[in-house]
RNA sequence: CUUACGGAGAGUUUGAUCCUGGCUCAGAGUGAACGCUGGCGGCAUGCCUAACACAUGCAAGUCGAACGAGCUUUGGCAGUUUAUCGUCAGAGUUAGUGGCAAACGGGUGAGUAAUACGUGGACAAUCUUCCCUCGAGCGGGGGAUAACUCCGGGAAACCGGAGCUAAUACCGCGUGAGACCACGUCCUGGCAUCAGGAUGAGGUUAAAGCUCCGCAAGGGGCGCUUGAGGAGGGGUUCACGGCCUAUCAGCUAGUUGGCGGGGUUAAAGCCCACCAAGGCGACGACGGGUAACCGGUCUGAAAGGACGACCGGUCACAAUGGCACUGAGACACGGGCCAUACUCCUACGGGAGGCAGCAGUGGGGAAUUUUGCGCAAUGGGGGAAACCCUGACGCAGCGAUGCCGCGUGGAGGACGAAGGUCUUCGGAUUGUAAACUCCUUUUAUCGGUGAAAAAUAUUUACGUGAAUAACGUGAAUUGAUUGUAGCCGGUGAAUAAGCCACGGCUAACUUCGUGCCAGCAGCCGCGGUAAGACGAAGGUGGCGAGCGUUACUCGGAUUUACUAGGCGUAAAGCGUGGGCAGGCGGCUCGAUAAGUCUCUUGUGAAAGCCUUGGGCUUAACCCAGGGAGGCCAAGAGAUACUAUCGGGCUUGGAUGUGGGAGAGGAGACUGGAAUUCCCGGUGUAGCGGUGAAAUGCGUUGAUAUCGGGAGGAACACCAAUGGCGAAAGCAAGUCUCUGGACCACCAUCGACGCUCAUCCACGAAAGCUGGGGGAUCAAACAGGAUUAGAUACCCUGGUAGUCCCAGCCGUAAACGAUGUAGAUUAGGUGUCGGAGGAGUCGAACCCUUCGGUGCCGCAGUUAACACAUUAAAUCUACCACCUGGGGAGUACGGUCGCAAGACUGAAACUCAAAGAAAUUGACGGGGACCCGCACAAGCGGUGGAGCAUGUGGUUUAAUUCGAGGCUACGCGAGGAACCUUACCUAGGCUUGACAUGUUAGCAGUAGGUGGGAUGAAAGUUCCUCCGACCGUAUCCAAUCGGAGGCUAACACAGGUGCUGCAUGGCUGUCGUCAGCUCGUGCUGUGAAGUGUUGGGUUAAGUCCCGCAACGAGCGCAACCAUUACCCCUAGUUGCCAACAGGUAAAGCUGGGAACUCUAGGGGGACUGCCGGUGAUAAACCGGAGGAAGGUGGAGAUGACGUCAAGUCAGCAUGGCCCUUACGCCUAGGGCGACACACGUGCUACAAUGGUCGGUACAAUGGGUUGCGAAGCCGCGAGGUGAAGCCAAUCCCAAAAAGCCGACCCCAGUUCGGAUUGAAGGCUGCAAUUCGCCUUCAUGAAGCUGGAAUCGCUAGUAAUGGCGUAUCAGCCACGACGCCGUGAAUACGUUCCCGGGUCUUGUACACACC
Repeated sequence: CUUACGGAGAGUUUGAUCCUGGCUCAGAGUGAACGCUGGCGGCAUGCCUAACACAUGCAAGUCGAACGAGCUUUGGCAGUUUAUCGUCAGAGUUAGUGGCAAACGGGUGAGUAAUACGUGGACAAUCUUCCCUCGAGCGGGGGAUAACUCCGGGAAACCGGAGCUAAUACCGCGUGAGACCACGUCCUGGCAUCAGGAUGAGGUUAAAGCUCCGCAAGGGGCGCUUGAGGAGGGGUUCACGGCCUAUCAGCUAGUUGGCGGGGUUAAAGCCCACCAAGGCGACGACGGGUAACCGGUCUGAAAGGACGACCGGUCACAAUGGCACUGAGACACGGGCCAUACUCCUACGGGAGGCAGCAGUGGGGAAUUUUGCGCAAUGGGGGAAACCCUGACGCAGCGAUGCCGCGUGGAGGACGAAGGUCUUCGGAUUGUAAACUCCUUUUAUCGGUGAAAAAUAUUUACGUGAAUAACGUGAAUUGAUUGUAGCCGGUGAAUAAGCCACGGCUAACUUCGUGCCAGCAGCCGCGGUAAGACGAAGGUGGCGAGCGUUACUCGGAUUUACUAGGCGUAAAGCGUGGGCAGGCGGCUCGAUAAGUCUCUUGUGAAAGCCUUGGGCUUAACCCAGGGAGGCCAAGAGAUACUAUCGGGCUUGGAUGUGGGAGAGGAGACUGGAAUUCCCGGUGUAGCGGUGAAAUGCGUUGAUAUCGGGAGGAACACCAAUGGCGAAAGCAAGUCUCUGGACCACCAUCGACGCUCAUCCACGAAAGCUGGGGGAUCAAACAGGAUUAGAUACCCUGGUAGUCCCAGCCGUAAACGAUGUAGAUUAGGUGUCGGAGGAGUCGAACCCUUCGGUGCCGCAGUUAACACAUUAAAUCUACCACCUGGGGAGUACGGUCGCAAGACUGAAACUCAAAGAAAUUGACGGGGACCCGCACAAGCGGUGGAGCAUGUGGUUUAAUUCGAGGCUACGCGAGGAACCUUACCUAGGCUUGACAUGUUAGCAGUAGGUGGGAUGAAAGUUCCUCCGACCGUAUCCAAUCGGAGGCUAACACAGGUGCUGCAUGGCUGUCGUCAGCUCGUGCUGUGAAGUGUUGGGUUAAGUCCCGCAACGAGCGCAACCAUUACCCCUAGUUGCCAACAGGUAAAGCUGGGAACUCUAGGGGGACUGCCGGUGAUAAACCGGAGGAAGGUGGAGAUGACGUCAAGUCAGCAUGGCCCUUACGCCUAGGGCGACACACGUGCUACAAUGGUCGGUACAAUGGGUUGCGAAGCCGCGAGGUGAAGCCAAUCCCAAAAAGCCGACCCCAGUUCGGAUUGAAGGCUGCAAUUCGCCUUCAUGAAGCUGGAAUCGCUAGUAAUGGCGUAUCAGCCACGACGCCGUGAAUACGUUCCCGGGUCUUGUACACACC
């Protein structure tokens, strides 16, 4: 300013991020349909499919005031054979003649892409019934024909013949203003053909009556003829506009034009004859597909997109196709003719019909209404009018189909009923909801009222008037809807709520059921035993007489981008150039005014839309006013820009002159090195080849080497991040021909330019055709290897081909994955070509500049990576191309090609992704660095034997269960004969073996003692004794009562039943590996990064230095306990040096407090000191001192996390399951089985040993239901015995290896001890399944262990014994500890395994199994 009042996003690709990109959702709408539900009213709306077929009724008639006639009827008259007839006047009605209408109204959208429609023009090229205005006229005749009568044909429809008759029907004649035709003269106008006017004379051409008033004359009305004009309605024509397809590219002979005719209301190839050869087309002709068009409707912020129901305008059509007639108008929906298809009638000869009018029927379909009322209104036709007709229309009916409105009650009412649901059992919620109290009565229903409004018209009266016109007023009459709307009254909360959803998007949550089933789903996705996602219920949310679903349109979608996108890597730059059309175009002056801009006028129908008012109670709806709406048309103006025309300019571009650079191109000639082959010489057994080999070559002499020769192909070094070319591409040298670029000078032309669809040319390699050539290399092929296989990689051969000429092909990751041209925008540093300056003897270096080619980098851009004067920055011009992934660069068609194939290039179907860049991890038979008994170096084992033990498997009534790579397997179990025990068999119990509570009951009961029967026991059952006291025995209390006992019933107990993938807790493992994080800051759009990376160093993210980081936390280290040394304190049960006593011996005793030791407290070790190395740091190396030296040793201590790791059977625990059993008790059995396999151990195989004798030295521990000494007995296990000891006191307790001595003499042994027999001992209720020990006898395998594999770096491995827990005993050779003896080796980090840090690649992320 104003009439505009306006623009939202979300889910889904990933471990996460950002981007690209598709899919999907939220909104609005509908002529809808379907599912569930349904109270009322108003206003709208209702075959979108079969333009499929139609029964029945109705939808176009009217006029007797155009005409003749028939019929009916009223009145009068006359006559009479009473049958009725005749006549006059009137009324009604009807077939026919005639007039007008039927060309409107109503329906439908098949056809039609232009003969249509819309908008604006043109007709000087046109028509127009009825209507209006103005003018003139209507004179006088004629001949027929339907109806009708008669006859005839036909089933019918209908037809034929003869005869009669009228007109506003038909036909001449007269008149001729005007009109028309052909001429003459004059005037005016126009864009051409021309138009208009005046005038003269000639020719042609009209008509109809009816009715009213009146005695009549005459007059009025309606008509008729003719002319001019108007209005309205048509016809023709021009421009512009609005669909898809190029896999339709050429179309066209009446085709384009002319001349002359014909034809039409009218121009015209509209038609015809002749002549000319044109016309249309990339601004899309021709062809194909689809479609009635518009006002408008829906959507949208708009621009747009989609649509064209209802209402309005136009067109087209009327069963299908064609044709004309009548008429003002039709080529005619309810007219005609012909043809076709279909239906019907038929006497088979022949006829009839056209619902895309209103109803209605069948059919089709997901789907669309009554065979209603009325002409009262509006409108239409006819008529002078009354009136008639009108399925137009007005109404009603049916349908929640839509829009709008109303109601289904209102107020009060509990710490809140019952019921339902959930529950942590306390409660919560449904919920003020209900009940209940008070109130109201819209709606529904009943009764009444309401003759309301909707009315004009007609008739009539009055007024006015010349008027019976017109107008005004009054009266009478007319309503389908309709006894309707409204109003009043009665009754009584009375008559009235559903649908969908509740995982996210998206408002709304729980329980049960189900168990990847049943099912859901718009997208993502839910469901495999705890589903807010399935089904049900309760609750909640949303909308509400509706609610959901489906279909379709627009929106969101800037996802076709005009507004408003892109193309380096996401889809997308043609392989490259030349270039016509097209698009775009330097500076300046002038003209024109096409584009552009301003103003005015016309038009853009109405409805709709916006707005202002108004009417229905409101709203929807309706009425009135205003506005808006076009790339529209006409006129007037403006001239900056664009355009057009004309003049000028030089900077774009081009030419000229002088230079130098270059693998630029073509042809000819020439050269050397090398490979191969041939010939000859020397020479001998191999060569060649590979990871290793073999095939192959070689004694007929290879390879090697020397000399000679042949032939083909390619050109080492120079050589470069170098040069040239449009690209492909170009490399020995010389010559000839030739293209382009660059530099300098500035002379000439004067915009001559840029780009480029179609087109043309060039275009690597491979391939094709013909002819040559053929040394090397080498597809195919052959052989040899490799391998599970090896149609491969490797090797030996080898043909096309590789080379040349001629001709095709036309593609490549033809790449800078970056089109061409121009302009602008910080730099730095190389290099190639040229020029200038300075400099030099000459150079080089240096400064400046032009052109090319690289790198780095700012601004800017980008999703990021990156690009960055050689742009992917900022602009301009033009071209090509893209629009999710797959199908597919496929099919079909076309063009090209000899072929191979190339170019162009879809769809069905299918998925919810596909993809780009970057991030963090993980991984790599990637890289760098580092660590670890990881390898290596060593020592000893396992794997072989026997036995023990665990596991698998098998077996079984049961062999209970768990653990399963490392991280299960001498593990849970640190003690399975019963018990344990969870398993099996059998027998029993059912409020239970155990807990709590309630109710009722019991009281010589409970309990205890002893015994019987039965039984395997448990249990069942019987008997006996005790029971003083007393209220009811025990306790508190001492009054009541409470606790406790037993029995019965009920709540409940109980479960080693399931789920370790519902859990807590605890544990294993990576790993005692050095890592894992945070705050703030900074960087990045972000995920993230930085810190934590880097240089050193460490056992260590340990420390130092550096650094956009600065700090901090959990880890590391330290703190803790232990061990190694010393000191102080203390001195029994430990100790005993000195003193004294004393013994067979002995700290035995007095005593001592020194030592050992004990256990308290201190010290000590910190890279502190010295030297060296190192950045003077951290630190490392060496040394001194020291008991100990660089964390002294060894423990405890385990970061963030990983493995849905392990455990519901240790415990706890959610959920599920069992309840006379899946609970409980008992006996017996089993967990101990045994063709076999594996793990962990013990003992061995012997002489570094075995056996025997003697002899020495520990530590940790344990002991009263215990350790148990001495003594005695027994060969021994053990027995007996009992002292001592609640422990530095006593006991277990002997340590063993060792040392000394003896024997054995290399063997299945004096090794080894399994197995078995016999006899014993011990524990225990019990030793059979199923214990340990002893003695005697027996005397197995085994002589050092295949492939493979384990542990250990020092007081360690190895080896020797001792102790303890559990425990009656023990299957312990296990586990956990203790001390004794006591080594070897480590060059080193290539490799195996595991781990850490950095880096790199990735299409992995349940993450390389």

Predicted 3D model of a 1409-nucleotide RNA (small-subunit ribosomal RNA) from an Elusimicrobiota bacterium. Lineage of the source: Bacteria > Pseudomonadati > Elusimicrobiota.